Predicted 3D model of a 387-nucleotide RNA (Bacterial RNase P class A) from Maricaulis sp. The source organism's lineage runs through Bacteria, Pseudomonadati, Pseudomonadota, Maricaulaceae and Maricaulis.
[in-house]
RNA sequence: UCAGGCGGCUGGACGGUCGCGGCAGCAAGGCUGGAAACGGCGCUGUCGAGGAAAGUCCGGGCUCCACGGAGACAAGGUGCCGGGUAGCGCCCGGCGGGGGUAACCCCAGGGAAAGCGCAGCAGAGAGUAGACCGCCUUCGGUGCUUCGGUUCCGGGGGUAAGGGUGAAACGGUGCGGUAAGAGCGCACCGCCCCGACCGUAAGGAAGGGGGCACGGCAAGCCCCACCUGGAGCAAGACCGAAUAGGGAUGAGCGCGGUUCGCCGCACAUGUGUUUCCGCAUGUCAUCCGGGUAGGUCGCACCAGGUGCGCCGCAAGGCGCAUCGCAGAUGAAUGAUCGUCGCCCCGCUCGCGGGGAACAGAACCCGGCUUACAGGCCGCCUGAUCCU
Repeated sequence: UCAGGCGGCUGGACGGUCGCGGCAGCAAGGCUGGAAACGGCGCUGUCGAGGAAAGUCCGGGCUCCACGGAGACAAGGUGCCGGGUAGCGCCCGGCGGGGGUAACCCCAGGGAAAGCGCAGCAGAGAGUAGACCGCCUUCGGUGCUUCGGUUCCGGGGGUAAGGGUGAAACGGUGCGGUAAGAGCGCACCGCCCCGACCGUAAGGAAGGGGGCACGGCAAGCCCCACCUGGAGCAAGACCGAAUAGGGAUGAGCGCGGUUCGCCGCACAUGUGUUUCCGCAUGUCAUCCGGGUAGGUCGCACCAGGUGCGCCGCAAGGCGCAUCGCAGAUGAAUGAUCGUCGCCCCGCUCGCGGGGAACAGAACCCGGCUUACAGGCCGCCUGAUCCU
């Protein structure tokens, strides 16, 4: 200097004029919307969209359900080991496998000998398979012959090393051996079994034995291990107002005792189904029909942000200090002017012209995934050159 990899930050700044929403203080008088509940209008100060607010894919916090405890089942989810976390399917560090020269990146990573199933076409044959072209040998027929043999056709036997088909062909390379071949034998690799030793573990592994089995897919069903109650801020609470405490059908509506408060048994209901136990309630289920479109809360102090120190490889944890950083509800931050900054193009080096990405909270938080013009910084790997 160039190429590559990983990570972080930013994604306009300042000033003026007018206009928005929240909170706090002042003002405390008047006006005003509404049937009511409950709101609105003034002045000052202060704060006011994101790294993804997006997707709605996960996990929770929170709210509600008289439901709770212990089992079973269904349905769903995750899938190597260890750690982190409120928790997860997330994050960190490792192991194994794959890609890359490397830095690094990727993996839906338990089980194929429990069972079932799938792989079109092609091909001889696709799982304890198989002979199309071949190779070797032998018999028969025909032609040629230098009588050694040889061309062609057909039959029998042997073979799976060579070629072909296919995504994939029942180990690979080499040597020996054979009529020709083949783990047939041997060496090395691969595979299977045993395994000192190392590691918390997943795993690694010196060494030894065995010619050596029956491939793939479980992001096919399935088996194994672990996890999960349901519904969700349109949750839910309160205030005001209104209507039809409406109609139909089905089940239950019982027994005993009592000091008349209630108790025991039975029945029904209680947010996946079911069993047992406890508890609560006294009605429950289905269908048809009617009323309510108002207001306030929930609604922003929390698994919070930032700085420093310590522990830890890290993710994170602990301590101290400091800060309060949106709460709208037909939906708030907009318009305009000026100066400067960034990028691109032209050119008379100073001027002119143009451009500025993805994109707007709605209960909150931790993740994942997707989108993103331009700019800045750091570390690592490779190549080349100079010193």